Overview: RNAcentral holds the sequence, with entries from ENA and SILVA. This is a predicted structure of a 1486-nucleotide RNA (small-subunit ribosomal RNA) from an uncultured Spirochaetota bacterium.

[in-house]
RNA sequence: AGAGUUUGAUCUUGGCUCAGAACUAACGCUGGCGGCGCGUCUUAAACAUGCAAGUCGCACGGUAAGGCCCUUCGGGGUACACGAGUGGCGAACGGGUGAGUAACACGUAGGUAAUCUGCCCUGAGGCGGGGGAUAACUCCGGGAAACUGGAGCUAAUACCGCGUAUCUUGAUUUUUCCACGGGAGAAUCAAUGAAAGUCUUCGGACACCUCAGGAUGAGCCUGCGGCCCAUUAGCUUGAUGGCGGGGUAAUGGCCCACCAUGGCGACGAUGGGUAGCCGGCCUGAGAGGGUGAUCGGCCACACUGGAACUGAGAUACGGUCCAGACUCCUACGGGAGGCAGCAGUUAAGAAUCUUGCGCAAUGGGGGAAACCCUGACGCAGCGACGCCGCGUGCGGGAUGAAGGCCUUCGGGUUGUAAACCGCAGUAGACGGGGACGAAGAAAGUGACGGUACCCGUUCAAAGCACCGGCUAACUACGUGCCAGCAGCCGCGGUAACACGUAUGGUGCAAGCGUUGUCCGGAAUCACUGGGCGUAAAGAGCACGCAGGCGGAUUAUUAAGUCGGAAGUGAAAACUACGGGCUCAACUCGUAGCCUGCUUCCGAAACUGGUAGUCUAGAGUCUCGGAGAGGUAAGCGGAAUUCCCGGUGUAGCGGUGAAAUGCGUAGAUAUCGGGAGGAACACCAAUGGCGAAGGCAGCUUACUGGACGAUGACUGACGCUGAGGUGCGAAAGCGUGGGGAGCAAACAGGAUUAGAUACCCUGGUAGUCCACGCCCUAAACGUUGUCGACCAGGCGUCGGGGGCAUCAACCCCCUCGGUGCCGAACCUAACGGAUUAAGUCGACCGCCUGGGGACUAUGCUCGCAAGAGUGAAACUCAAAGGAAUUGACGGGGGCCCGCACAAGCGGUGGAGCAUGUGGUUUAAUUCGAUGAUACGCGAAAAACCUUACCCGGGUUUGACAUGCAGUCGACAGGUGCAGAGAUGCACCCUCCGAAAGGCGGCUGCACAGGUGCUGCAUGGUUGUCGUCAGCUCGUGUCGUGAGAUGUUGGGUUAAGUCCCGCAACGAGCGCAACCCUUACCGUAUGUUGCCAGCAAGUAAAGUUGGGAACUCGUACGGAACUGCCGGUGACAAACCGGAGGAAGGUGGGGAUGACGUCAAAUCCUCAUGGCCUUUAUGUCCGGGGCUACACACGUGCUACAAUGGCCGGUACAAAGGGCAGCUAACCCGCAAGGAGGAGCAAAUCCCAAAAAACCGGUCUCAGUUCGGAUUGAAGUCCGCAACCCGACUUCAUGAAGGAGGAAUCGCUAGUAAUCGCGGAUCAGAAUGUCGCGGUGAAUACGUUCCCGGGCCUUGUACACACCGCCCGUCACACCACCCGAGUUGGUAGCGCCCGAAGCGGCUGAGCUAACCGCAAGGAGGCAGGUUGCUAAGGUGAGACUGGUAAGGGGGGUGAAGUCGUAACAAGGGAACCGUAAUCACUAGUGA
Repeated sequence: AGAGUUUGAUCUUGGCUCAGAACUAACGCUGGCGGCGCGUCUUAAACAUGCAAGUCGCACGGUAAGGCCCUUCGGGGUACACGAGUGGCGAACGGGUGAGUAACACGUAGGUAAUCUGCCCUGAGGCGGGGGAUAACUCCGGGAAACUGGAGCUAAUACCGCGUAUCUUGAUUUUUCCACGGGAGAAUCAAUGAAAGUCUUCGGACACCUCAGGAUGAGCCUGCGGCCCAUUAGCUUGAUGGCGGGGUAAUGGCCCACCAUGGCGACGAUGGGUAGCCGGCCUGAGAGGGUGAUCGGCCACACUGGAACUGAGAUACGGUCCAGACUCCUACGGGAGGCAGCAGUUAAGAAUCUUGCGCAAUGGGGGAAACCCUGACGCAGCGACGCCGCGUGCGGGAUGAAGGCCUUCGGGUUGUAAACCGCAGUAGACGGGGACGAAGAAAGUGACGGUACCCGUUCAAAGCACCGGCUAACUACGUGCCAGCAGCCGCGGUAACACGUAUGGUGCAAGCGUUGUCCGGAAUCACUGGGCGUAAAGAGCACGCAGGCGGAUUAUUAAGUCGGAAGUGAAAACUACGGGCUCAACUCGUAGCCUGCUUCCGAAACUGGUAGUCUAGAGUCUCGGAGAGGUAAGCGGAAUUCCCGGUGUAGCGGUGAAAUGCGUAGAUAUCGGGAGGAACACCAAUGGCGAAGGCAGCUUACUGGACGAUGACUGACGCUGAGGUGCGAAAGCGUGGGGAGCAAACAGGAUUAGAUACCCUGGUAGUCCACGCCCUAAACGUUGUCGACCAGGCGUCGGGGGCAUCAACCCCCUCGGUGCCGAACCUAACGGAUUAAGUCGACCGCCUGGGGACUAUGCUCGCAAGAGUGAAACUCAAAGGAAUUGACGGGGGCCCGCACAAGCGGUGGAGCAUGUGGUUUAAUUCGAUGAUACGCGAAAAACCUUACCCGGGUUUGACAUGCAGUCGACAGGUGCAGAGAUGCACCCUCCGAAAGGCGGCUGCACAGGUGCUGCAUGGUUGUCGUCAGCUCGUGUCGUGAGAUGUUGGGUUAAGUCCCGCAACGAGCGCAACCCUUACCGUAUGUUGCCAGCAAGUAAAGUUGGGAACUCGUACGGAACUGCCGGUGACAAACCGGAGGAAGGUGGGGAUGACGUCAAAUCCUCAUGGCCUUUAUGUCCGGGGCUACACACGUGCUACAAUGGCCGGUACAAAGGGCAGCUAACCCGCAAGGAGGAGCAAAUCCCAAAAAACCGGUCUCAGUUCGGAUUGAAGUCCGCAACCCGACUUCAUGAAGGAGGAAUCGCUAGUAAUCGCGGAUCAGAAUGUCGCGGUGAAUACGUUCCCGGGCCUUGUACACACCGCCCGUCACACCACCCGAGUUGGUAGCGCCCGAAGCGGCUGAGCUAACCGCAAGGAGGCAGGUUGCUAAGGUGAGACUGGUAAGGGGGGUGAAGUCGUAACAAGGGAACCGUAAUCACUAGUGA
């Protein structure tokens, strides 16, 4: 510090996810030790038991228990002590918890001149003299108990008077300093106190009272600071203030009476939700964000609610009273209780410890002290809960052991790892020693603890997670979209580095992972530090209150700001440096830090305040012109429609084509007249005006704004603008008019599978006017308003100026608007660019992933429609923007192809052949399936082939190699059995000296497989396509994907060539080189040839000979747009011509770029993996591949006279031949037989070419066409023609009379037609591969169909249009909304009732202290009453939960239904607002 994930790829926006740190954690697996910490986050739920606050006899009366002494044993004494009691102090500390609390509760800084403060410290003074009671105790009672009543006795440091009054307090007067009511001093008056106590060593000590001061602690007040919701906007009656009282330690509406009507709030009152606050802790570079365990400060609470008492202090955790809930006891009458103290229990929960030891230390209470008490505290126990430290050994050790795993079988790895050798010895155990903590002069005192530590002996201990990328670490097997994994992307459908296991590896380590939470990464709420043209985001527009911001200059002030100083910012924590535990964690010391607040002093530039001045901002006046700016009234012509009349006759209208409709009752057309409403052609324009919406005939009236020019005036008067107010297209609503045209709805006609649409004919609201509403639009420049600055160029609209000069034009300058292009710059790019999206400033609005959702609910507005505001649950990992390359389009341009067109001939109909599908079958082996399968693999299934089926055999095998053992043969021949394979029998039978060779048999390795996977592969092939394309290097452009080159202008069959050009070159393709064919030459001349010469035959190159010709074989030549003319750009090239055998790649072939189709083939071959091994191998016999209702493809033969048949006659090319071709001659009607010459071939043979031509016949008929089918008889091949061959002869003589929709081939020696040959092959072509003969027609042309190439355009496609994708319906699941209701909670309001308590009043009852001789009084108490008031009751509402019949939409869900809305011109361009319509996507109008 970043990374993964949207795409085919790219940049960007944007969310999701990960790597880090931390934890009061929990869970899983595992677990050696120690130190230091921490340990109910849930239920402020309920609690058994024990303990947690007592102490003082030196305050007191005393003596229940114990000790001691005495005793007459009844008891007494002592004070060693002390139960209970009176009294004092403490119990308000310490300890716990976080429910409540949004508050002066907390933090911080102040105030208190508005206060209190026990114990403690300092100072001053004092401590005189009396009195009356009361508990304990005794007696008598009540009660189950808790407890309690009456009578009597008694003490005090308990209580009450009196005296004294420095002092204090109060009142009055007064001086002085201050300033809310204060301090100091003086005078007068009044009030107010004690324990003569206790102890004593007699010195005193400790108490006590008053006052002053201090310290400590506390109360109250104030500024500032720290949560969420505006779908909480108004709140408040003691409320705000005053006067006077009451109350308090003290201020105060704290309380009361009266008076006034205030107070708070958009700087967020009130209400609701949540929450103890802080030092700190976690994280972070920081700023921040989160948090508030342990430790420390403050607050609040103590079963729930209320209340006071005592006291220095409480409205009191282990006190009191009352009410309530709960639990317990009970004799049923009444009582008792409060672990959020320490342990512990129950329940809850994922989850949190011992009913331990000790007061030794530190601290606290009491006491004069000894001492007592102390679950505070100090320790120990439990828990890997955390942090820190240590260990599980160290050194040597290669045969690189065994075992495991992998393997290409060679080896590799585990791995110096182990074994083995040497050494060391920690925890523990055992034995020995043994602390610090203990302080003050000594002595005594240790829970921890015989602990830490030291010495000696002996001697243990590794797991967890991960290994596809992020992210360090890989192989094998198993599994087979199953089981499973997963933080995100995603793995798994037979070769899974992703599941499970194993080997190996990586990481951490007594831990490791998982889950949860928080911060980080996230600049993803952006102060530091983001954005808003198109990604989410500028309000539809303006005016304007508050608020924010604000020109120049002078003076002053000092609020902001800056500097200095002081106070405070507790300790702990943190950081730095040191110290102590062996180190560390931990702890101690010092320093820093604590970024803050307050006070004082100072500065005056900037901001603010105050006062003054100015004119550049803003505004006013004057003059001027431009304009669909607004409102109202009037006027006008063209057109549509309607009405009347004339002319006129059969149609009009409408469409892709039609129909509905109108018309013989006279339409349409045309002419004349009239009515009425709406809209204003041309001008007209990236023209004008307006804030926006918007504004268009002409005239008039009224009226707003902007602009230009000149000077004068005011003097910052300004900008923006939350709320607020006004305006605001269309549609729509209300009332009343109006209504020509158009036209939702509606009706009809078409179209269609349907057509609630598109098209047509009609047609109502509405559109128009007036008034009133609505308030929304893709209200868009998708760009808020204002100001300043930053190159230009070219238009246009409205003004002004200059030059010339009289004017106009041209030209130049300038102000204001409106456009285009473009520099810098900006931008993700597209693009923007003085009219900014540039550089800055001011203010407002808005955004924070997609969907849910322009939704729900609440509220406001509206007559309604609806508008504004506006969530969540749930769900996804994307949703987007711009640009790129492709692909596609019922987009465009250019071009090509037997692509269409023009022609010729076919197929589709018939019969047959052949292949396929289907069906059948024991089997009908397998593969090929749009084009690119189907006379295809198969250049040939009777057996074989053969892979299939049935049956019979066989198992190291039909075939290969090796090893071991054994035999000596095996083979061959003959016979028998058998369907055969095979078996049996007989005959015959090895070589070598040996090693060994050969062969059989047995065994082991292995063979074998046309078994599976062509989606694991090689090779080969098809197709696009013989289409003209496909790329690279360097350079350049772009952030990038990519582009450029390869585009453009021409041209070509061609990315062929030329020109131009940020490109320059190159490669694979094209072309050429190769073969063949067409012409010529040269050479050669047999088996080929024969012109001339000679011989010769019935005929014949037959012979001599020839080398001319044909031909064969070689080698050459020839064609290159070379020449001429024209066109073209002076090019490339094209057109025409000449010559030439051939002319513009002459014809044909071979040759197939990068790639596409997971195209085909595992059955040609090869090959990974899997499967099989007495079988899925192999051998044999027979059968099948040849089946047959049917469907399709490819062919043959035909349907006839351009023909059939008969007879005659002529002319090829290219091939093949020894297990072969086979001549002559003979036989047979023929197939063929017999025969055997010749030929391994320019020699011989196949071999007859056929169509053609000549002559004859048939005469339009199912025929002398056609030949299927069937019968009979044969021939040939072959081991064998039954299933199942070909051919021949005779007989039979089917369909078929030119083939529907549709569809195929072909552009010249082609189509068509005619025959010939080859391969395969024993035999078996209508197929296939070749060969020649005869030999056409047509092409205007590129609109259309199909395919293709280039450029361009749109795109929501990229598996790429066979794409994508919308909505209803049906099914399942999920969350939500409404909901008749029903059931809770919370807070308040009205009324009723009203405990305890406190205050007031009363107090006839009761009453010790004081007064009084007494009576009585003062004072007090009970009681009564009243005010306030908790809980409770009741009523109407508010807010908020649970649940609910039913209703509603939403989301999600591999293969459901219906259509086809959107994306291309998406086939009716799409979309926005609104209205009516439809069952849905949706359609229509404006």